[in-house]
């Protein structure tokens, strides 16, 4: 980085460095010195994968949260695309 599958109206933020852009991309809107990205800790959501259980089972249904991942401003912020993200697999 290319393929599938599947989800995107629900949850879940404080602090320390930082210091001016952030909300993918076009047009809106809207967030930001009452401190943006980034990075670091620490807490927290959520159940994709793992983990136990059930069941006529290539699947479905509970449970849990130790472990991989992801997430914590607006419906994916809204509108648009053969558009984006994340997971899982595979290449």
């Nucleotide at each position: 980085g290319a393929u599938u599958u599947a989800u995107a109206a629900a949850g879940a933020a404080g602090c320390g460095c930082g210091g001016a852009g952030a909300g993918a991309c076009a047009g809106g809107c809207u967030c930001u010195g009452u401190g943006a990205a980034g990075c670091g800790c620490u807490a927290g959501c959520a159940a994709c994968c793992c983990u136990u259980c059930c069941u006529a089972a290539u699947a479905g249904g509970a449970a849990a949260a130790a472990g991989g991942u992801g997430c914590u401003a607006a419906c994916u912020c809204c509108u648009g695309a053969a558009a984006u993200a994340u997971a899982a697999a595979c290449c």
The prediction has a mean pLDDT of 86.
Predicted 3D model of a 91-nucleotide RNA (SAM riboswitch aptamer (S box leader)) from a Bacteroidota bacterium.
The model forms 97% of the base pairs in the Rfam consensus.